[in-house]
Context: one part of a larger RNA
């Protein structure tokens, strides 16, 4: 694990609500006796009800409070019993704690002590005394022998367990190597002693029977648990909330709001329009308050500079005001939408929908996209506000994908859309036209700033047969080596000027080069040559920019369209709409117990309320099966929306139902469930 069988809202008082029943200004009995034992009779004590207001005198259909006017609570049938939803109390659906307390049992293991025994191989080291030699006046000292001390030293049993955090373990620390003690505070056999807030500890909160920051064990005990987990048959009907405001509250719990089910109630107002209003928000402005840049005016004015022998003066620093222009503002508004909202009115819509009253909850842990705010560098962040969806929604697109797109599923058939798509996987176009891309860009929503002489569009301005642009080919100079500076400076280290002539056309030089010159090109000029040429600014697709760890993803396979923009027409696509038949809810009418017609913008659903049924086991009664084969076990078939039921076959071999009312230890898949088997 699996199977089988066992397993959770019970029961009792007291109260409420609600259905049915009896009686009725009354209603019931309770112990208890009596009995022919039955929902039998008796039993009126107490209760509830029938009067109520006021703190109370009291005073009454009133009564309390106020001068009053008024207010507030009364002034209407109720009681008993069965049923059934809640509540309070009791274990109170089931299972589940660590703990608290008070009794009793434990020192066979261990800590510690007592009393009596018992072990400890070998081997080294050589202390104190002894004796003997010898120095010494002596006290003493030296040097051989002997001796055998010692919490001594190496190391066996013996006791311990450093270290590999080695290798092993269902049977609760074992094996292996390596390591510490080993005449000692040693090690151990028996027997005894201390006992749970106690005992024992060379002290670790360590042992005190595999248990210790309070031993087992019984009992109070079904201790508590706002926490975890379960909590058993079908169908119908509507169908939530994860907010507010409270609490030693934040996984809870009240009351509200949101659901539900009754009863009563005559209108409601989602929408749309106009009319009368609110409110200063987006956007905008700069009148005001605040900030921002610059120009200009004017003032020496806190303060620095300068000047002056002292008043002082001056001011391209520095402040102030006014003006004009320039950016702006959540805590600014001269002005100000939309949107929203509230009253009235029409119109559309609804038909017990809205409201009210009573009876039951559940929930008070949210979550995502959009449009918005705050905080933050962001954030699948985190706190609000409007919406909407998932949460409780399946179906269809988006590979796949709680909350994106479209669309709200009663069964059944057809047949038409919608998002989305039509090359193949894989229904449908290799569709129609016209452009574009050349990057496998793209074909997925995977990126900027900046760069692109990549290619297309559209415009503008300039040049251009008096020859444009470009390539060739020639010139490209003189005064001059400009002056200055410099070892030198000559177009070309630097610094200053940048003239002038001759000319088609040529700088006192744009670059390279020399030490310096030289020398190569530029500018500009002519010739060639013959037709567009340059420069810009905007838009489309493109390209660089662009980096992650197994090989790899546009879903894939491909693709030059089967990419990308523009425009169109078919076709595919769903539980959606249409429409056929059905079932089932509500209304309304007829019928009168079950049924019928007709209507219907009605039939997704998690917690949760309500409704009706099935089934099991028992009693009472009525009626029945059964050796010509009960139950029960296996199997097939039928009927029924289901839970179920009913038939036939095996197979079993003695009991079983079925109707009606009532009772109930009445339904299992789950609780690391409890038992049992494998």
């Nucleotide at each position: 694990g699996c199977c089988a069988g066992g397993g959770a809202a019970u029961u009792u008082u007291u109260u409420u609500a609600u259905a049915u029943g009896g009686c009725g200004a009354g209603g019931c009995u309770a112990a208890c006796c009596u009995u022919u034992u039955g929902a039998a009779g008796g039993g009126u004590a107490a209760c509830c009800a029938a009067a109520g207001c006021g703190a109370a005198a009291g005073c009454a259909a009133g009564u309390a409070u106020g001068a009053a006017a008024a207010u507030g609570c009364g002034u209407u049938a109720g009681u008993c019993a069965u049923a059934u939803g809640g509540a309070c109390a009791a274990g109170a659906c089931c299972u589940g704690a660590a703990g608290c307390c008070a009794g009793a049992u434990g020192a066979u293991c261990u800590a510690u002590u007592u009393a009596u025994g018992g072990g400890c191989a070998a081997g080294g080291c050589g202390a104190a005394g002894u004796c003997u030699c010898u120095c010494g006046a002596a006290a003493g000292g030296g040097g051989g022998a002997u001796g055998g001390a010692g919490g001594c030293c190496u190391g066996a049993a013996c006791c311990g367990u450093u270290g590999u955090u080695g290798u092993g373990g269902a049977c609760a620390u074992g094996c292996a190597c390596u390591c510490g003690g080993a005449u000692g505070a040693c090690c151990u056999g028996u027997g005894a002693a201390u006992a749970g807030g106690g005992g024992u500890g060379a002290a670790a909160a360590g042992c005190c029977u595999a248990u210790c920051u309070a031993a087992u064990u019984u009992g109070g005990c079904g201790a508590u648990g706002g926490c975890u987990g379960g909590u058993u048959c079908c169908u119908g009907u509507u169908g939530a909330a994860a907010u507010a405001u409270g609490c030693c509250u934040u996984c809870g719990u009240a009351u509200a709001g949101u659901c539900u089910u009754g009863u009563c109630u005559a209108g409601u107002u989602u929408g749309u329009u106009a009319a009368u209003g609110g409110g200063g928000u987006a956007a905008a402005g700069u009148a005001c308050g605040g900030a921002u840049a610059g120009a200009a005016u004017u003032c020496g004015c806190a303060g620095g500079a300068g000047c002056u022998a002292a008043u002082g003066c001056u001011u391209a620093c520095g402040g102030a005001a006014u003006c004009c222009u320039u950016u702006c503002c959540a805590a600014c508004u001269c002005a100000g939408a939309a949107a929203c909202u509230a009253u009235u009115a029409a119109c559309u819509a609804c038909u017990a929908a809205g409201g009210a009253c009573a009876g039951g909850a559940a929930a008070c842990a949210g979550g995502g996209g959009c449009a918005g705010u705050a905080u933050g560098u962001a954030a699948g962040a985190u706190a609000c506000u409007g919406u909407u969806c998932c949460g409780a929604a399946a179906g269809u697109g988006g590979a796949a994908u709680a909350a994106c797109a479209c669309a709200g599923a009663c069964c059944a058939g057809a047949g038409u859309u919608a998002a989305g798509g039509u090359c193949c996987c894989a229904a449908a176009a290799u569709c129609u036209a016209u452009g574009u891309u050349a990057a496998g860009u793209g074909u997925a929503u995977c990126a900027a700033a900046c760069u692109c002489u990549g290619u297309c569009u559209a415009a503008a301005a300039u040049c251009u047969a008096a020859g444009a642009c470009a390539c060739u080919g020639g010139g490209g100079a003189u005064g001059u080596a400009a002056g200055c500076c410099c070892a030198g400076a000559a177009g070309c280290a630097g610094c200053u000027a940048u003239c002038a002539u001759u000319u088609a056309a040529a700088g006192a030089a744009a670059g390279c080069g020399u030490a310096a010159c030289a020398g190569c090109u530029c500018a500009c000029c002519c010739a060639u040559u013959g037709a567009g040429a340059u420069u810009u600014u905007a838009g489309g697709c493109g390209a660089g920019g662009a980096a992650a760890a197994u090989g790899g993803a546009c879903g894939g396979g491909g693709c030059u369209a089967a990419g990308c923009a523009u425009a169109g027409u078919a076709c595919c696509g769903a539980u959606a709409c249409u429409u056929u038949g059905g079932c089932g809810g509500c209304a309304u009418c007829c019928a009168g117990a079950u049924g019928g017609a007709u209507g219907u913008u009605c039939g997704g659903g998690u917690a949760a309320a309500c409704a009706g049924g099935c089934g099991u086991g028992g009693u009472u009664u009525u009626u029945g099966u059964g050796c010509a084969g009960a139950a029960g076990u296996u199997u097939u078939u039928u009927c029924g929306a289901g839970a179920g039921a009913a038939a036939g076959g095996a197979u079993g071999g003695a009991a079983c139902g079925a109707a009606a009312a009532c009772c109930a230890a009445u339904g299992a898949g789950a609780a690391u469930c409890c038992u049992g088997g494998u």

The prediction has a mean pLDDT of 83.
A computed fold for a 678-nucleotide part of an RNA from a marine sediment metagenome, annotated as large-subunit ribosomal RNA, domain II.
RNAcentral holds the full RNA, with entries from MGnify.